[in-house]
RNA sequence: GUGGCCGUAGCUCAAUGGUAGAGCGUCUGGCUGUGGCCCAGAAGGCUGCGGGUUCGAUCCCCGUCGGUCACC
Numbered sequence: 001g002u003g004g005c006c007g008u009a010g011c012u013c014a015a016u017g018g019u020a021g022a023g024c025g026u027c028u029g030g031c032u033g034u035g036g037c038c039c040a041g042a043a044g045g046c047u048g049c050g051g052g053u054u055c056g057a058u059c060c061c062c063g064u065c066g067g068u069c070a071c072c
Stems, first nucleotide, its partner, number of pairs: 001071007010024004018055001026042005048064005
């Protein structure tokens, strides 16, 4: 340099055009003599960034940044 894949919550990952979820973690409450386990609840992301298509975009298109793999 060329091509592919990935980027979504603190972490690991879902969601193939219709109000973004789960596990772990964090916080609160219950349980317990205290803590852990367990149970209930809550907070936390405008989806890497900028545009476009669409009534509507995490999803389709273009550009760009970062990571990764292959080739040169």
The prediction has a mean pLDDT of 81. Transfer RNA from a bacterium, 72 nucleotides, folded computationally. It matches the Rfam family "tRNA". Rfam classes the family as a transfer RNA.